Model confidence (mean pLDDT): 84 of 100. The RNA shown here (transfer RNA) has 72 nucleotides and comes from Paucilactobacillus suebicus. It matches the Rfam family "tRNA". Gene Ontology term of the family: triplet codon-amino acid adaptor activity. The family's RNA type in Rfam is transfer RNA. The sequence is in RNAcentral, with records from ENA.
RNA sequence: UGCUCCGUAGUUCAGUGGUAGAAUAGGACACUGUUAAUGUCAAGGUCGCCGGUUCGAAUCCAGCCGGAGCAG
Repeated sequence: UGCUCCGUAGUUCAGUGGUAGAAUAGGACACUGUUAAUGUCAAGGUCGCCGGUUCGAAUCCAGCCGGAGCAG
């Protein structure tokens, strides 16, 4: 320098044009003599940044930033 993949909740990840989800962690409640375990409920997101395409973008396109790999 070029190419490929990745960036979404505190964490690990799904979601590949039409209302952003799960697990886990943390919180409240139930259960228990107490804790743990278990169950229920709620909360938690400017989808890396900035533009474009589109009626509509986490998703498609361009550029940039960060990470991993390959080539030189």